[in-house]
RNA sequence: GGAGGGAGCUCUGGAGAAUCCCGUUUGGGUGCCGAAGGUGCAAGGCGAAAGCUGAAACUCUCAGGCCAAAGGACAGAGCUUAGGAU
Repeated sequence: GGAGGGAGCUCUGGAGAAUCCCGUUUGGGUGCCGAAGGUGCAAGGCGAAAGCUGAAACUCUCAGGCCAAAGGACAGAGCUUAGGAU
């Protein structure tokens, strides 16, 4: 000096599903959604076996959510930062 990747902050975009019912103590009921977080696992690997390991926007719906607002995986831009192949 520094490729590619990581983390944080700011800005922009960002889906789905009830403005349902009872109650008014902020709780309960019914129906639903999948994109915070979390669960499960295919190939492959390990093992004599049992089994272990093992990804997602798939899956479950525990958590969360179902007018708007907020939140929001993910994507783009900027700044900062640890480390760093060569």
Notes: This is a predicted structure of an 86-nucleotide RNA (Glycine riboswitch aptamer). The coordinates come from a structure-prediction model, not an experiment, and the mean pLDDT is 82. The sequence was found by an Rfam model in a public genome assembly. Rfam family: Glycine riboswitch aptamer. Its family is annotated with glycine biosynthetic process in the Gene Ontology.